[in-house]
Context: one part of a larger RNA
């Protein structure tokens, strides 16, 4: 100088309190542990792992297991030889396929007319390829976390024998080492803030596919907010409190942005890469299986337990997004999933596309029920070579647990929580209840900092280093 204290002072944060809704009990989904297994591939493990890598495991993916095959190799460069009737396409036999052995079609470009050049195929040789094999404690890059916390440092000067201190302290103030004042400090850098993007108001230009109209809208350009103005408090400062005007007021709201560093934190399986290791195998191809197992435990969710509700009928109102191997209308068939068909649309034009909670009327009348929908049986639809292991959806039947959840514990301060639907990436299909976006309805509470948790500044103790 630090770290630490069930030391002190001051301050902050959904940290507590005040509230609202949950989790912990049930069933299911998904992930993890454990166990099992031929294999159940690997990584991630307090906070900072566990709907995480994975923004889609039937085959593929795939790295795992079993079996069958290959050995200059699935892929790259070089060398030698052969072919040029090339490449490529179709097809026969054996086989689970890989692969092996055949048949047919096809007949490259240039040319000095020489397989000579390019390009291609096959065979050979070895240099090499290949490795999701090991080491994240050899690394780059990237990331999590403390934490969007207000800190972390430097130059010169001054103080100290020195490590080091000062500056960065103190009095105020702030979201902020933000600013003011003062002081052996004076300045500066990385952070803070601002500059960037989106939303909110107005003006203005342009515009079709949008528009009855001033419009809305889309794409540009500008204006506006700065404690600027007024009053009060304070040290006449910084600032704070109140007010006016204003669409917006004191950081307007949200995002992007993450200082020096900490955890030998995470990742050699995104990628790159040192070293080590494998080389007829730890490489490569193929078929099948597995990653989907199931006494159990944990994490995160979905659905409920009902009347502020369930069911039936009718009526209304969004935003954002996607579409050509695509979105697919009107129509027709089917109870339905869906099928037939194919108008229009590379989309402000056409389509996905009826938003749902809500509202109006009807019914049920407190029950394991007209709640709840697990599970199981049967019949189907669709995608796809292929739904047995192991897909989603539909219809009929079945109708489990569950009557609000112990100790404990999580989120949230406003267009937020809660509730309600909509879209999308991945994607043939889909185990999405997940992720990321979008709007609709729309609260309660906090005018406090004693306590719990985490953090900041100063100070004190110290048996730690």
């Nucleotide at each position: 100088a630090g770290a630490c204290g069930g030391g002190g002072a001051c301050c902050c944060a959904c940290a507590c309190a005040a509230g609202c809704g949950g989790u912990g009990g049930a069933u299911c989904g998904c992930g993890g542990g454990g166990u099992u297994u031929a294999a159940u591939u690997c990584g991630u493990u307090a906070a900072u792992a566990a709907g995480c890598g994975a923004g889609u495991a039937a085959c593929c993916u795939u790295a795992c297991c079993c079996a069958g095959g290959c050995u200059u190799g699935a892929c790259a460069u070089c060398c030698c030889g052969a072919u040029c009737g090339u490449a490529u396409u179709c097809u026969g036999u054996g086989g689970a396929a890989a692969c092996a052995c055949g048949g047919a079609a096809g007949u490259c470009a240039g040319u000095u007319c020489g397989g000579c050049u390019g390009g291609a195929u096959c065979g050979g040789u070895g240099a090499c390829a290949g490795g999701c094999g090991c080491u994240g404690c050899a690394u780059g890059g990237u990331u999590g976390u403390c934490g969007u916390c207000a800190g972390c440092u430097c130059g010169u000067g001054c103080c100290u024998u020195g490590a080091g201190g000062u500056g960065u302290g103190c009095g105020g103030u702030u979201a902020a080492g933000u600013c003011c004042g003062u002081a052996a400090a004076c300045g500066a850098g990385c952070g803070c803030a601002a500059c960037c993007c989106u939303c909110g108001u107005c003006c203005u230009g342009u515009g079709u596919u949008g528009u009855a109209u001033u419009u809305u809208c889309a794409c540009g350009g500008g204006a506006g907010a700065c404690u600027g103005c007024c009053g009060g408090u304070c040290a006449u400062a910084a600032a704070c409190c109140g007010g006016a005007g204003g669409a917006a007021g004191g950081u307007g709201a949200g995002g992007a942005u993450g200082a020096c560093g900490u955890c030998a934190a995470a990742u050699c399986a995104g990628c790159a890469u040192g070293g080590c290791c494998c080389u007829u195998a730890u490489g490569c191809c193929u078929g099948g299986g597995g990653c989907u197992a199931c006494a159990c435990c944990c994490a995160c969710g979905a659905u409920a337990c009902a009347a502020u509700g369930g069911c039936c009928u009718g009526u209304a109102c969004a935003g954002a997004c996607c579409g050509a191997a695509g979105c697919g209308a009107u129509g027709u068939g089917g109870c339905a999933a869906c099928a037939c068909g194919g108008a229009g649309c590379a989309a402000a034009u056409c389509g996905g596309a009826u938003a749902a909670a809500a509202c109006a009327g009807g019914u049920c009348u407190c029950a394991g029920u007209u709640c709840g929908g697990a599970u199981u049986g049967a019949a189907g639809u669709c995608u796809g070579c292929a739904a047995c292991u192991c897909g989603a959806c539909u219809u009929c039947a079945u109708g489990a647990a569950g009557u609000u959840g112990g100790a404990a514990u999580c989120g949230c301060u406003a267009g937020u929580a809660a509730a309600c639907g909509u879209g999308u990436a991945u994607c043939a299909g889909u185990c999405a209840u997940g992720g990321c976006a979008c709007g609709u309805u729309g609260a309660a509470u906090a005018u406090g900092u004693u306590c719990c948790u985490g953090g900041g500044u100063c100070u004190u103790g110290c048996a730690c280093a």
The prediction has a mean pLDDT of 83.
The part of an RNA shown here (small-subunit ribosomal RNA, 3' major domain) has 465 nucleotides and comes from an uncultured bacterium.
It matches the Rfam family "Bacterial small subunit ribosomal RNA".